[in-house]
Molecule: small-subunit ribosomal RNA
Organism: uncultured Spirochaetota bacterium
RNA sequence: UCUUAGCAUGCAGUCGAGCGGCAAGAGGUAGCGAUAUCUCCUAGAGCGGCGGACUGGUGAGUAACGCGUGGGUGACCUGGCUUGAGGAUGGGGAUAGCCGCUAGAAAUAGCGGGUAAUACCGAAUACGCUUGUCGCGCUGUGGCGAGGCAAGGAAAGGGGCUAUGGCCCCGCCUCGGGAUGGGCCCGCGUCCCAUUAGGCAGUUGGCGGGGUAAGAGCCCACCAAACCGAAGAUGGGUAGCCGGCCUGAGAGGGUGAACGGCCACAUUGGGACUGAGAUACGGCCCAAACUCCUACGGGAGGCAGCAGCUAAGAAUAUUCCGCAAUGGACGAAAGUCUGACGGAACGACGCCGCGUGGAUGACGAAGGCCGAAAGGUUGUAAAAUCCUUUUGCCGGAGAAGAAUAAGCGGGGUAGGGAAUGACCUCGCGAUGACGUUAUCCGGCGAAUAAGCCCCGGCUAAUUACGUGCCAGCAGCCGCGGUAACACGUAAGGGGCGAGCGUUGUUCGGAAUUAUUGGGCGUAAAGGGCGCGUAGGCGGCCACGCAAGUCUGACGUGAAAUGUCCGGGCUUAACCCGGGAACUGCGUUGGAAACUGCGUGGCUGGAGUCACGGAGGGGCAGCCGGAAUUCCUGGUGUAGGGGUGAAAUCUGUAGAUAUCAGGAAGAACACCGGUGGCGAAGGCGGGCUGCCAGCCGAUGACUGACGCUGAGGCGCGAAAGUGCGGGGAGCAAACAGGAUUAGAUACCCUGGUAGUCCGCGCUAUAAACGAUGCGCACUAUGUGUUGGGCCGAGCGGUUCAGCGCCGGAGCGAACGCGAUAAGUGCGCCGCCUGGGGAGUAUGCCCGCAAGGGUGAAACUCAAAGGAAUUGACGGGGGCCCGCACAAGCGGUGGAGCAUGUGGUUUAAUUCGAUGAUACGCGAGGAACCUUACCUGGGUUUGAAAUGGCGGCGGAGGGAAUAGAGAUAUUUCCGCCCCGCAAGGGGCGCCGUCACAGGUGCUGCAUGGCUGUCGUCAGCUCGUGCCGUGAGGUGUUGGGUUAAGUCCCGCAACGAGCGCAACCCCUACUGCCAGUUACCAGCAUUGAGUUGGGGACUCUGGCGGAACUGCCGGUGACAAACCGGAGGAAGGUGGGGAUGACGUCAAGUCAUCAUGGCCCUUAUGUCCAGGGCUACACACGUGCUACAAUGGGCGGUACAAAGCGCCGCGAGUCCGCGAGGAUUGAGCGAAUCGCCGAAAGCCGCCCGUAGUUCGGAUUGAAGUCUGAAACCCGACUUCAUGAAGUUGGAAUCGCUAGUAAUCGCGCAUCAGCAUGGCGCGGUGAAUACGUUCCCGGGCCUUGUACACACCGCCCGUCACACCAUCCGAGUUGGGGGUACCCGAAGCCGGCAGUCUAACCGCGAGGAGGACGCUUCG
Repeated sequence: UCUUAGCAUGCAGUCGAGCGGCAAGAGGUAGCGAUAUCUCCUAGAGCGGCGGACUGGUGAGUAACGCGUGGGUGACCUGGCUUGAGGAUGGGGAUAGCCGCUAGAAAUAGCGGGUAAUACCGAAUACGCUUGUCGCGCUGUGGCGAGGCAAGGAAAGGGGCUAUGGCCCCGCCUCGGGAUGGGCCCGCGUCCCAUUAGGCAGUUGGCGGGGUAAGAGCCCACCAAACCGAAGAUGGGUAGCCGGCCUGAGAGGGUGAACGGCCACAUUGGGACUGAGAUACGGCCCAAACUCCUACGGGAGGCAGCAGCUAAGAAUAUUCCGCAAUGGACGAAAGUCUGACGGAACGACGCCGCGUGGAUGACGAAGGCCGAAAGGUUGUAAAAUCCUUUUGCCGGAGAAGAAUAAGCGGGGUAGGGAAUGACCUCGCGAUGACGUUAUCCGGCGAAUAAGCCCCGGCUAAUUACGUGCCAGCAGCCGCGGUAACACGUAAGGGGCGAGCGUUGUUCGGAAUUAUUGGGCGUAAAGGGCGCGUAGGCGGCCACGCAAGUCUGACGUGAAAUGUCCGGGCUUAACCCGGGAACUGCGUUGGAAACUGCGUGGCUGGAGUCACGGAGGGGCAGCCGGAAUUCCUGGUGUAGGGGUGAAAUCUGUAGAUAUCAGGAAGAACACCGGUGGCGAAGGCGGGCUGCCAGCCGAUGACUGACGCUGAGGCGCGAAAGUGCGGGGAGCAAACAGGAUUAGAUACCCUGGUAGUCCGCGCUAUAAACGAUGCGCACUAUGUGUUGGGCCGAGCGGUUCAGCGCCGGAGCGAACGCGAUAAGUGCGCCGCCUGGGGAGUAUGCCCGCAAGGGUGAAACUCAAAGGAAUUGACGGGGGCCCGCACAAGCGGUGGAGCAUGUGGUUUAAUUCGAUGAUACGCGAGGAACCUUACCUGGGUUUGAAAUGGCGGCGGAGGGAAUAGAGAUAUUUCCGCCCCGCAAGGGGCGCCGUCACAGGUGCUGCAUGGCUGUCGUCAGCUCGUGCCGUGAGGUGUUGGGUUAAGUCCCGCAACGAGCGCAACCCCUACUGCCAGUUACCAGCAUUGAGUUGGGGACUCUGGCGGAACUGCCGGUGACAAACCGGAGGAAGGUGGGGAUGACGUCAAGUCAUCAUGGCCCUUAUGUCCAGGGCUACACACGUGCUACAAUGGGCGGUACAAAGCGCCGCGAGUCCGCGAGGAUUGAGCGAAUCGCCGAAAGCCGCCCGUAGUUCGGAUUGAAGUCUGAAACCCGACUUCAUGAAGUUGGAAUCGCUAGUAAUCGCGCAUCAGCAUGGCGCGGUGAAUACGUUCCCGGGCCUUGUACACACCGCCCGUCACACCAUCCGAGUUGGGGGUACCCGAAGCCGGCAGUCUAACCGCGAGGAGGACGCUUCG
């Protein structure tokens, strides 16, 4: 106790002044005593009265006249209270208690005796009190008033006073009125589901009766067949209703705790009794479930009263005190009772108030945290000093809640002879649960008192460490994968504070169900279209009515709550008083503009008739030609057909082609058109008939007849379907042939339903203008169809359509824009995040297929629209690049070299990995390098800086051990300043700070670099355009190698790029002339020398090329084409130069550097080994395969470089590499490397694995070096492998280029097929831009944006969740018919019993019990 039930225990009457009577107790009398008896006092029980129908609890049921609100009752009742009138005479018989006895365990019951009453019963009397009946008046149904006749109905006493007369009080009886409380009836309001559409038999009404306090099908008999329902009946679900409460600006939404009103219920169901009142929470009977007692035969019980217990649950308290107050029952009263109530206890559950201290206090303690440090921060915070004492503790004092009752006293009123008494009034006068109360005073002492959440954004507040997609956080977005402001901790900070945060729930924000206050072209949303029912809405004038509407008054709208004002507790919460409000309902008076209703009228809306007009509008019948296929015949011969290419297919049994004739079905070329018609679907040859709609103009007529339209009805493409026809062509399915990885497709050859006709069904669609219908209003321009008017014509104008552009306006934008998506009005349909799903289920329709209506669970943090910038496209346009093509030479095959992968290894150190790694870092690994491995050493260290202590010149040499590092020993030196003491420099040892690391992270970084790409692009300022992202500029027309330039342009300018400026090269002038050069002069073997300054050359300064000139093209431009001149011509050739950016591209191993890690090792030293491995695979190269060659001999011509630890001539030796302690010359235009080679001349080779090719191997050597075993290069002799031009594939190159030939340089002791340079010889080809690759600009589509290496769909496998289906199974509810049937009530029966009354009696009346119909 918002959940669930079941309960131990305690706690509920009163009156002795209604009655009989009395245990125990006290006292007395008698008796020895048991005991008897009297008096007093009463408890308990009993009879009787009143109250137990109030109060208190709960919300199960109830969708209802239950509740709310306003009415009705002429259809009613009402104890006690109040008021008025009248009365109370006289009798009788019982029965509890009690006594005796009996049954039973008990509960309880029975028998006998006897007793009282305000208990019970007759009799008397009585009022129009009740009933029946008769008729009268008023009135609103059974109302009120008066009357006649008949019948019926009362009672009780008790107490006090008086002093016998009676009086008074409380009761009693009858009648009338009031008040209060109720019963019944009605209008209006009151949740969800239409996937509940029909419901109903006492059902609806009538007549007559019964019944009740009272109306009524409430009940009964009979009669009639009604009644309710789309304004939602019936059914299902849920729920007590309201005042109010929460929220909200309000409208509204949610809710119905506490307090108050009403209702319902009291274990569940049924029933009546009593009574004024109940169908009765703490009464009764029955049935049922449950619990308890039992002697097993029977009994007892009902906390949803207050406490309390168990259970359930996330969760909700004391088995407290008191009747002192307020209220209630009884009583004459005192008083008793009262878990109502007043209080206290528990719970921060809520609201309110208060405190946990205040002041001073450092350029600032300690500690903590951060920081490289300086310092910052915690922080005036603390400490400390001074002060205060709310609260707290101790002690003391101490209100108000209490009014009065009884009683006493005083005054008064009426009546009476008096008294008690009744009534009014004044004064006194008991009583306090709370309570150790509130409050006040004194004492003590900062003493007793602070937490919770948060700090990524929203949202106020940040650092460090730990962790490393772990642990965890999270309301949404999202954090965490090694520097996390997001996790955890700490410090600091922010917020609130005796609270704070979380969870749940409601409203708000949410205009996100939109009445206030939304939408529907493309975001969700216009019904496929029409006709029309209900309904909604509706033109002009007049009059009337007053329903709506407006307004006044009255009644009601309980109180409380809320609100305003005021007041009381120190304040507040809280409480009290007053006002307003309660927006509603009812009654009544008034107004008449608007709506409505009625009456009368009008013509503008709508329609009718007459005249004219256009049309693929519909239906039916008839007719026509072209084409296609088929059939027959003729001509004719080998193919035809088909495709990207083919094949299936067809044809010598004669096809295709062609001619003639015939048959059939279907569709109607041209006209033909953003042309016409129709509501939509849709409609196309011609003619005829029938039917319908539309337009124009003029006149007449009707007189609002109108608009829309839920349901309903009709129409409704294609496909489909039933029956019957028809079938040429076409063609799902199907077959075959191709294509393909496959190809159940696209293509081809065939081909059946179907397509066509008739009659039915179906009812859908991107049924689209994705735009419902009607009316009105609101700039223009232009075209077209049909009509009218004006006009000679050109043309103008008007109405009705069909198009395009466009203004305002609208719109998220796109766009719409008199054919609105503008501005308004009326009506309908529809929408409310995505998926699930137009699915399931139910119902309806259908022959079926299927259609209509149409969810939920679950799940997601989106799904979507329009537009923007990119990127992409087997989209488009334009244009580039050795991109392709054209061409030359290669690679891929061989052997070898070199790099890489892999493998191996103690180690084969590390990095680079598509393009953009792989002869890359390496511009040169035998040791060193070296980072790796093995082993041996070392620990302030191999090198640096500083401090402290000690020793010593610095430095150099030698020996021994050892693999060496290293260790030991020894020799030679004897620093500078200063007289010295001392100081300084240097070295060694010890020690402390520190060093050191090629250890990790290039995804923490700087710097540098690769690549797109030497591509022509990338941006900015201002302006302008756009809501915005953004656009414009930068697009367009030309042009260029170029965003190069010109022109145009809402742009105008500018920056980074392009180009130019720089270097080399090509021509030339001038200056200069050694080491270069040599024309003329002299000279020599020789530019050798003299000389020369011309030439070549060298190196310095200049010139020259600018589309400048001419012609043409072009737009009078930019520019392009051609030409002249020129060494060079349109950037002359080459180089350097690389925009914004991209690839988390590469590099922590060049260097630098944050963080992390190692510190007798991951540092460092040494020796040896390894980086050189080898089944393999790849990249880059070299040499070849030969005769454009090879070999031999002879003989020409370079450039650029390099040289002193160097280049090294000449001479001699060696076949040669090379050597000779040979060494000229040269620090170099001087000397040397240095004879360039291909080439040219001549000879040999003759297509052969060779006189090609040179690998491999053997032997002997040379050189460098400390040292060539692992592991160098070279030489000679010998050996002579593969290889005869290379599969798929692939690379480079556009001119002094490719190809080919040699030379040099860097590195370097030595080592070059690599790299970087140099020159010699020296081509071919480019039609062109379709294609491949890459790129630039414009445009287009996009569901892509880590951007096509994107995105994304479905099946399948496994696990789990939810829902549906499922052979079925189980439970529940309802309807109808029938069977059994408790208690009890009404009726019936008359079996048993029977005091009062009647009767002389017998007996009767009445009563109780019993039986029983129905239910």